A computed fold for a 350-nucleotide part of an RNA from an uncultured prokaryote, annotated as small-subunit ribosomal RNA, central domain. The full RNA is in RNAcentral, with records from ENA.
[in-house]
Context: one part of a larger RNA
Parts: sequence; C1' cells; structure tokens
RNA sequence: CUGGGCGUAAAGCGCACGCAGGCGGUCUUUUAAGUCGGAUGUGAAAGCCCAGGGCUCAACCCUGGAACUGCAUUCGAAACUGGAAGACUUGAGUACGAGAGAGGGGAGCGGAAUUCCUGGUGUAGAGGUGAAAUUCGUAGAUAUCAGGAGGAACACCAGCGGCGAAAGCGGCUCCCUGGCUCGAUACUGACGCUCAUGUGCGAAAGCGUGGGGAGCAAACAGGAUUAGAUACCCUGGUAGUCCACGCCGUAAACGAUGAGUGCUAGCUGUCGGGAAUGAUUACCGUUUUGGUGGCUAAGCUAACGCAUUAAGUAUUCCGCCUGGGGAGUACGGUCGCAAGACUAAAACUC
Repeated sequence: CUGGGCGUAAAGCGCACGCAGGCGGUCUUUUAAGUCGGAUGUGAAAGCCCAGGGCUCAACCCUGGAACUGCAUUCGAAACUGGAAGACUUGAGUACGAGAGAGGGGAGCGGAAUUCCUGGUGUAGAGGUGAAAUUCGUAGAUAUCAGGAGGAACACCAGCGGCGAAAGCGGCUCCCUGGCUCGAUACUGACGCUCAUGUGCGAAAGCGUGGGGAGCAAACAGGAUUAGAUACCCUGGUAGUCCACGCCGUAAACGAUGAGUGCUAGCUGUCGGGAAUGAUUACCGUUUUGGUGGCUAAGCUAACGCAUUAAGUAUUCCGCCUGGGGAGUACGGUCGCAAGACUAAAACUC
C1' cells in the first nucleotide's frame, strides 16, 4: 500500500436504447507513449537509521556512512498494454431458404351472458340472508316466450404452453409492422461488450378535454349484526372501470437475483427448428440446435437453498450498501395542472 459486500440480513436502477468514458479476438511488421534495465545530474541542511567519538552516564552534541524508494536527461530492451501499417475469421453483422408465436398498431365481424325497453302467456309473490330487513311487485313483478337497444368481456381450446426488453399480451378475419429460431452456402472483416449524463417505454390508481356508460363498484344512503360497528353480510349507488388525445412515472415494477463473455457432471418433462440414422402404413427412438420446467453431483452458502437458465468458477463495465429510529422526512433545487415524483440531510435519541 491492497483489502468487505448486494436471492432472504443494509444493498441490482421497473425496463431498454445509447453519446462521452472504461474494457476489448487471431497473426505479421513497425514504433517506443506506458513498461523494464543501465549511466549521469539532482534529490539543501537538520531529522530517522548505521558506525565511531565528546560532555563521569544519559538526554544532548560532533564526524562519517547509508538512505532520500522521486524527478530530469541520456543510452538501451521489445514480451505485454497503447500508436501506425497490413492480413485473418472464430466475435459481431448482412444476404438466401424455411419455421413457430395471446409480440405491436389499425379496421371490420361474431356468438354466449348480464341489464334495459316493447309485446305475449301467467298470478302472488319475488329477492336476499346465519336469520332477517331495507328493496321490487296487483299501476301485474319473479318465471317463461318472441322482438329490439346498448356497453363491456371473450367460456371450452388452455398447458408449471407460447410471445415480448420490461410493463404486459388470449374470440375470428384482413391490412401495416418489430423481434426470435433453424439450415446450408456466400459476403463484410473486430464493425464488439458495458454505459455516468441523456432519451424513450413503463401495471393499477389518479389528473385534463371530449365521448361512452351494460355489468361491477371507492365515496355515499339505507337495512342488518354488535356493548358500539364510521366494518365484515344485504339492498341501492356516484366517480371510476371503456374509447380518443394529452399528463402522471410510481408498485412485493419480484427470480426480492444488473448486463455481456469463457469454463464446469448427470437424469428427466415440455415447446420451436434441422439433418442423418434405426424402424416403418403412420407414429416413434437416437443424435443436434434454441427456449422453458423439475430432480441430483462437484462447487458455493450463516443456513435455507442455488446448482450449464448458478447463488459454481473466471473476467469486463455499470448501479447500489455501511447500526436502529428520526426519514425516504425537512430545507433547497428540478419536474408536474394537481395529486405528488426525483434528488436528499441534520439536531436529537437508543
């Protein structure tokens, strides 16, 4: 001088894109900035350290040495990092041919069900509950049949199945469109990874303007329950839920597990693709590749557990943590119409 961590104890940004920055494949030549070696100069004195000496000793003082790990100049080295030039194909990408999918946006269509309206049949109840009541009904309800209106959601298929960066995505058809996987060749030739600031996306609720409003339903009203009942149960019911445009920017936004890459033992389920082979009517088995699950080994872990989809083992880059409370608060700033969001303390206290 270096040093610990982040699944559950404090700690991975909700997710992505990406400038700067950091890091970066194989080979050859070159350069000599980093790096390494030599020399020279300098690195004041004092102090520290070592040896010797002087005050009776010591502190103290004197002499000499070492050291001053640095800097500059100069001469060299060329493995590694960097620079320059050239080459390569394994990383990355493009072309071609196939494939699966609730990936996204728009338009149109469909049936079941609820509610309401009209008409028919029909008569005294219906509804609801633990039991009731509020409520609806002789102005004809409930039930049932026919017709109509309107909005929202798409039973079965449906799967620990699929797709998407995450949020998320499920009736059918058409149009526009993103990504992914596989195959065999050809091409480009490191074009890559990560990413502070930044930009975009981002459930639900909420907000603004205009529509829409069937069902459900905060608030609210009533009926019950109860000692009370600002609840649970019941009858109603408005925002909202739906659409368009614009805000908000948060969630147990979770795998409570950042992204990329290399390496590491098996068994088994499932989804997509491919080829060969066994076998064959078909199917199926083996093998290979990409995804998604389960169970163990080594290893790791405080334990639980993780275990080729790592929490193993290495490496690059980013984010974050540092006792509990005060507090994700105050103040200030930025953003927002507001609600509030983001950034973010201290006193004090245990």